Context: one part of a larger RNA
Molecule: small-subunit ribosomal RNA, central domain
Organism: Trichopus zeylanicus subsp. travancoricus
RNA sequence: UUGGGUGUAAAGCAUCAGUAGGUGGCUUUUCAAGUUUGCCAUCAAAUCCAAGGGCUCAACCCUAGAUAGGUGGUCGAAACUACCAAGCUGGAGUAUGGGAGGGGCAGAGGGAAUUUCUGAUGGAGCAGUGAAAUGCGUAAAGAUAGGAAAGAACACCAACGAUAAAAGCACUCUACUAGGCUGACACUAACACUGAGAGAUGAAAGCUAGGGGAGAAAAUGGGAUUAGAUACCCCAAUAGUCCUAGCCAUAAAUGAUGGAUACUAGGUACUGUGCGUAUUGACCAGUGCAGUGUUGUAGCUAACGCAUUAAGUAUCCUGCUUGGGGAGUAUGUUCGCAAGAAUGAAACUC
Numbered sequence: 001u002u003g004g005g006u007g008u009a010a011a012g013c014a015u016c017a018g019u020a021g022g023u024g025g026c027u028u029u030u031c032a033a034g035u036u037u038g039c040c041a042u043c044a045a046a047u048c049c050a051a052g053g054g055c056u057c058a059a060c061c062c063u064a065g066a067u068a069g070g071u072g073g074u075c076g077a078a079a080c081u082a083c084c085a086a087g088c089u090g091g092a093g094u095a096u097g098g099g100a101g102g103g104g105c106a107g108a109g110g111g112a113a114u115u116u117c118u119g120a121u122g123g124a125g126c127a128g129u130g131a132a133a134u135g136c137g138u139a140a141a142g143a144u145a146g147g148a149a150a151g152a153a154c155a156c157c158a159a160c161g162a163u164a165a166a167a168g169c170a171c172u173c174u175a176c177u178a179g180g181c182u183g184a185c186a187c188u189a190a191c192a193c194u195g196a197g198a199g200a201u202g203a204a205a206g207c208u209a210g211g212g213g214a215g216a217a218a219a220u221g222g223g224a225u226u227a228g229a230u231a232c233c234c235c236a237a238u239a240g241u242c243c244u245a246g247c248c249a250u251a252a253a254u255g256a257u258g259g260a261u262a263c264u265a266g267g268u269a270c271u272g273u274g275c276g277u278a279u280u281g282a283c284c285a286g287u288g289c290a291g292u293g294u295u296g297u298a299g300c301u302a303a304c305g306c307a308u309u310a311a312g313u314a315u316c317c318u319g320c321u322u323g324g325g326g327a328g329u330a331u332g333u334u335c336g337c338a339a340g341a342a343u344g345a346a347a348c349u350c
Base pairs, nucleotide, nucleotide: 004321005320006319007304008303012318014201015200016199021194022193023192025088026087027086028085033081034080035077036076038074039073040072041071042070043069049065051063052062053061054060091191092188093187094186096183097182098181103177104176106174107173108172109171110154114150115149116148117147118146120144121143125136126135163168206247207246208245209244210243211242215241220236221235222234223233258317259316260315261314262313263312266295267294268293269292270291271290272289273288274287275286299306300305323350324349325348332343333342334341335340
């Protein structure tokens, strides 16, 4: 260097876009760098291999040889890769018609519920539990019906559904804005795929500063339970949860399954959108494309299972893995306000 793997045994980066690099569609031409035919030179001797010979054999020794391979030169070849030039449209993209969506961001508006406050009615309990107690209440609670305020979340619709790169995203309306799908016909003409490093986004918790604070609620206090109860149950209750600006960069960040392309039985359900049947419409046979489920054949798999959304058959690029523990620890470095994050051993032991 090649060779094995990566759903669950060790192992796919949380996700994206993209630099270097690697790889790359069809046709024709140039060239001869890679590739390749022949020949030449060289790669000391000894060794190895094969032949002949000498020590009685052998080890050992002697003689004249040889393949493969490397490097350089030279006469050629031109299929493939690269290069040169020209073209093509199937990959990719642009323009255009249509339509779907909780995609993003900003602003405005809404009702139900909860809590608090206010005046009123009324007069003894309420709340809570397995049972209680702490707690609230004659300084008028709880209950009932008005009024006011505040903050947070948006019932039903709702789905096996939609959408986004992932994290995520749901009351209604408006402005701005991103991506994907589909139809027909134009245009560009390989512009493509992947992607080390660097970069961007990244739930919750946590941190800094300023606001806000209804409900629920780490910590904490009290009441129970218990042998004890730093818990489970109950009564309270702070940080935080919310907003703005900035950090943090981790999750069982999961489909425990990297991305792209092509091919490979069916059945069934849903979403978006075309064709088609019909008569103007609606319902409805059939069918194409894009996506989401379920079941299942071949094949694969240690099995479980996967199975056109592959874990099947192939190609390209990339991350990672190499017994368990020690250990995601120590040390060093980088980042961070900190908490910590990233990188990441060994001795020893089984």